[in-house]
Formats: sequence, C1' cells, structure tokens
RNA sequence: GAAACAGGCGGCUAGGGUUCCGGCUUUCCCGUGGGGAGGGUGACUGGUCCGAGAGCUACCGACCUUCUGCCGAAGGUUACACGGAGGGAUAAAAGCCCGGGAGAU
Repeated sequence: GAAACAGGCGGCUAGGGUUCCGGCUUUCCCGUGGGGAGGGUGACUGGUCCGAGAGCUACCGACCUUCUGCCGAAGGUUACACGGAGGGAUAAAAGCCCGGGAGAU
C1' cells in the first nucleotide's frame, strides 16, 4: 500500500432517562367510604418507552468440505476488538448516533 458483505434483521439484557401510566406530595372542587381536576417530584422500586461494533441469542446471507444425474442434502466457518473529550436526536437521557471515530497497543 492492497485485498473482506470484517454482512442483514429480529428477540432479550446491561444500561438510560421521565412523554404516557402508576407511586409520593400539594392546591382546588364534589363530598360517607372516597372520587375528580391542576402543580411538583426519577438520589420514586415499578409498567409503557429508548437501548449496545467491542453483551447474549435466533433466523437469513456469505464462504469452505463432502455427497448428488438433477432438484438439492449434510457438516463446518463467520475470528479479533483498549478507547476519551465533545456534539446530536428524542419528552429526556444512555454502552443509542457521530463511532471498529480521535487516540492507544
């Protein structure tokens, strides 16, 4: 310096905040128990939600080997991977995106 599909997509989790639900709190209204409306609160366990290149997993794809007259079948491989600050989206934040980045070895 060149050569790679260092492939695609789904589910789950680590993690994340607070748009919605709920919890807590407070004000007003109705008023038997209680209910309704508004404000605040995520150093509120939760539900909805977001969510990993370097986490798990399924399927597909790719490659290789063998078998097969053909259609196709069976098996295997898909490795490795330390990583800021800053910025961006969303209601908001994050192992999300910028990013297998900058940088390091």
This is a predicted structure of a 105-nucleotide RNA (Guanidine-I riboswitch aptamer) from a Porticoccaceae bacterium. Its Rfam family is "Guanidine-I riboswitch aptamer". From the family's description: This family represents a conserved RNA structure found upstream of the ykkC and yxkD genes in Bacillus subtilis and related genes in other bacteria. Rfam links the family to the GO term regulation of gene expression. The coordinates come from a structure-prediction model, not an experiment, and the mean pLDDT is 81. The sequence was found by an Rfam model in a public genome assembly.